[in-house]
RNA sequence: GGCGGAGUAGAGCAGCUUGGUAGCUCGCAAGGCUCAUAACCUUGAGGUCGUGGGUUCAAAUCCCAUCUUCGCAC
Numbered sequence: 001g002g003c004g005g006a007g008u009a010g011a012g013c014a015g016c017u018u019g020g021u022a023g024c025u026c027g028c029a030a031g032g033c034u035c036a037u038a039a040c041c042u043u044g045a046g047g048u049c050g051u052g053g054g055u056u057c058a059a060a061u062c063c064c065a066u067c068u069u070c071g072c073a074c
Base pairs, nucleotide, nucleotide: 001074002072003071004070005069006068007067010026011025012024013023020057028044029043030042031041032040050066051065052064053063054062
């Protein structure tokens, strides 16, 4: 250099096929419960969806380029 997978909240992942409010679990914060802690219940904060561009009324999703990483054949 060729082909393919992965990149989305602090961590692990879904959502992409079929474009239309960005979600789940754990973690974190507050409140409830308790003599108290844990557990449990409720609520909340936290995201330029790797980066740049294009298409579209609208892009995590489609197209192009590019970066990082993993694998395959040579």
A computed fold for a 74-nucleotide RNA from Pelargonium dichondrifolium, annotated as transfer RNA. The RNAcentral record of the sequence draws on ENA. Its Rfam family is "tRNA". From the family's description: Transfer RNA (tRNA) molecules are approximately 80 nucleotides in length. Rfam classes the family as a transfer RNA. It is recorded under the gene name trnfM-CAU.